[in-house]
Context: one part of a larger RNA
């Protein structure tokens, strides 16, 4: 001077308490751990591994296994020879790969050649998802968006160090105010930056229609520029004000005004370190390791395997329900090797012809939950939909291994889930749909969007995690 203490004190934090939904029981989805396998490719393992790398494993991906090639090599750079490149067909093969054929010569030229691009030959080299993240870079997780981490001169101490940064108040905050051997500073705390609430100007198509005229009753049409909305620009919130407590300070309580009140809500921002924390498989890269292979191809398998355990999630056990009829109102996206009206065929998935649109112009595109009206009558049921049959549809070189989706038929556990455990303080929690990346195809997964919309918080003994300030250590 840390670090710990079932040591004090003071203080936060969905920490606990108050409440509200869940996970632990069952199906399935998916990841992992076992197991088994030729292979079941490799990585992450307590919070901070496990719907994670994977934003999408049939083939590719693909690193794995079986079999078949090739060896200056699939790919780079140099050297020499010979072709322009590059094209059609055939024939054997799983297929790479052979081996046979056809059609053609171009650009530039100082006519020696030359520049791209195949192809052969040696050799220098190439190649490596081989190892080591405990040899690094770079990246990013955690403590923690917690409120801390330090420097400069001075001063005090023989020295480690120490003051400052401690103390009395206050704040989300080392925030400020006062005091103060200290004065100041710097990284972080705020702010500045985006979205979102309220008004104003400034524009008015493809968006908008309040008046006015037409109407096929649609903002459709004229037209209008008001509102909506859109995107530029600016106002606005600073505890300014008014009253109370306080040290007349810092703040704080309450109140007006106002769209919005004390960081308005939400993002983006993560000090100094910590975990030899991840990551040599995104890339880079030391140092070892392989070189007719541990490189490189194909072709079929495997990464989908099931006695079985664990995370995480969907669907469910029903009447606050299911089910059929009709009725309403979103946001925010995405589109040309694409979205696709609208019409016709089909019980349906879907196809056929097909207008419109490189979008505030057309599409995808009926949002659902809601709300009106009929059934069910508590039943393993008109719950719930898992398995399984069989017939189709899509995409695609091909759906057997191993896709996704319709239709009939089957209808299985499941009667609210021990000990245990999570998340959440407000337009949050539940709970309902919508898009979107990836993608040919394949979402109960992610990442955004909107809709309806509580309940509870006395209050800080106690559990968890974390600051600040003293104490005691056999600890470094």
């Nucleotide at each position: 001077u840390g670090a710990c203490g079932g040591g004090g004190g003071c203080c936060c934090g969905c920490a606990c308490a108050a409440g509200c939904g869940g996970u632990g029981g069952a199906g399935u989805a998916u990841g992992u751990g076992g197991u088994u396998u030729a292979a079941u490719u490799c990585g992450a393992c307590g919070c901070a591994a496990c719907g994670c790398g994977a934003a999408g494993a049939a083939c590719c991906u693909u690193a794995c296994c079986u079999g078949g090639c090739c060896u200056u090599g699939a790919c780079a750079u140099g050297c020499a020879g010979a072709g322009a490149a590059c094209u059609u067909u055939c024939c054997a093969g799983a297929g790479a790969u052979g081996g046979a054929u056809u059609g053609g010569u171009g650009c530039c030229u100082u006519c020696g050649g030359g520049a791209a691009c195949u192809c052969u030959g040696a050799c220098a080299c190439a190649g490596g998802u081989g190892c080591u993240g405990c040899a690094u870079g770079g990246c990013c997780g955690u403590c923690g968006u917690c409120a801390g981490c330090u420097c400069g001169u001075g001063u005090c101490g023989u020295g480690a160090g120490a003051u400052g940064u401690u103390g009395g108040g206050u704040u989300a905050a080392g925030u400020c105010c006062c005091g103060u051997a200290a004065c100041g500073a710097g990284c972080g705390c705020a702010a500045c930056c985006c979205c979102u609430a309220u008004c104003c100007c400034u524009a008015g198509u493809u968006g908008c229609u309040a008046g006015c005229a037409g109407u096929u009753c649609g903002g459709c049409u004229g037209a209008g520029a008001a509102c909506u909305c859109u995107a530029g620009g600016g106002a606005g919130a600073c505890u300014g004000c008014c009253g109370g407590g306080g040290a007349c300070a810092a703040c704080u309580c309450g109140g007006a005004g106002g769209a919005a009140g004390g960081u308005g809500g939400g993002g983006a921002u993560g000090a100094c370190g910590u975990c030899a924390a991840g990551u040599c498989a995104u890339c880079a890269u030391g140092c070892c390791c392989c070189u007719u292979a541990c490189g490189u191809u194909c072709u079929g398998g495997g990464c989908u395997a099931c006695a079985c355990a664990c995370g995480u999630a969907c669907u469910a056990c029903a009447a606050u329900g299911c089910u059929c009829c009709g009725g309403a109102c979103a946001a925010a996206g995405g589109g040309c090797a694409g979205c696709a009206a609208g019409c016709g065929u089909g019980c349906g998935a879907a196809c056929g012809c097909a207008a419109g649109c490189u979008a505030a112009u057309c599409c995808c595109a009926u949002a659902a939950a809601c709300c009106g009206g009929g059934g069910c009558u508590c039943a393993g049921u008109u719950c719930a939909g898992a398995u399984u049959g069989c017939a189709g549809g899509c995409u695609g070189c091909a759906a057997c291994u191993c896709g996704c989706c319709u239709g009939c038929a089957u209808g299985a556990a499941g009667g609210a889930g021990g000990a245990a455990u999570c998340g959440c303080u407000a337009g949050u929690a539940a709970u309902c749909g919508c898009a979107g990346g990836u993608c040919a195809g394949c979402a109960u997964a992610c990442u955004g969007c909107g809709g309806u919309g509580a309940a509870u918080a006395c209050g800080u003994u106690c559990c968890c995690g974390g600051g600040c300030c003293u104490u005691g250590u056999a600890c470094a």